[in-house]
Model confidence (mean pLDDT): 79 of 100. SAM riboswitch aptamer (S box leader) from Halobacillus halophilus, 115 nucleotides, folded computationally. The same sequence occurs in records of 2 taxa. NCBI's taxonomy places the organism under Bacteria, Bacillati, Caryophanales, Bacillaceae, Halobacillus. The RNAcentral record of the sequence draws on Rfam and Ribocentre.
Formats: sequence, structure tokens, C1' cells
RNA sequence: UUCUUAUCUAGAGAGGUGGAGGGACUGGCCCUACGAAACCUCGGCAGCGGGACUGAUGCGUCAUCAGAAACUGUGCCAACUCCAGCAGGUGCUUUAUGCACGUGAAAGAUGAGAA
Repeated sequence: UUCUUAUCUAGAGAGGUGGAGGGACUGGCCCUACGAAACCUCGGCAGCGGGACUGAUGCGUCAUCAGAAACUGUGCCAACUCCAGCAGGUGCUUUAUGCACGUGAAAGAUGAGAA
């Protein structure tokens, strides 16, 4: 990097360096000199994998299933993935390139597995 698969309305920030951007992309709307990105330190959250251990079952020291301390590998700590994007549905109305609310997909993010 690609493929498969699961999840995405929960949760969790201070300090230092830095000095203008950031929220993936496009449009919108936001955040930001009361200090953006990035890096460092400390802290926090608890999603996914592992997991000592615990329980159950079968049994022959093992297997299966369930749970499991933030211990470990990652991840994350503005706003629902900030909202929409493609397709289609329902309702309302002033019938419009309108408004509101669902559904499926796409894209993206994170984990796990594979190449």
C1' cells in the first nucleotide's frame, strides 16, 4: 500500500517548545494570536486484539465457551465520522435547486487477520 472483516450519537487535557494554520477530500459550518499544525513531558479515556486469572462444560493436564485487572500491543482525548456529498423513502408546505426525519451505499477513521 491492497484485500477481508468488526465498530464508529459513549468517554477522556494540562504544561513546555513553536508561531499560522486546523477540522481526510469538496461544499457548508466551525476551531484558532484568550495561540493553529507539529514535537516533547506528564496526565487521562477505555474501543479493538492479547491476557495472568476466574467460572462452566467435555475431560485427561488439554480443548471449547463466557467473563476478566488498564497488565500488555495499538488507538483516542472540540463539535455524532461536526453536517452534507451517491441512491432512494416518509411527512409538511408557500410546490421549490424548499424544510424536517429515517434507510441503504460510498468515502474516511480505528482494531484484527491476510497478501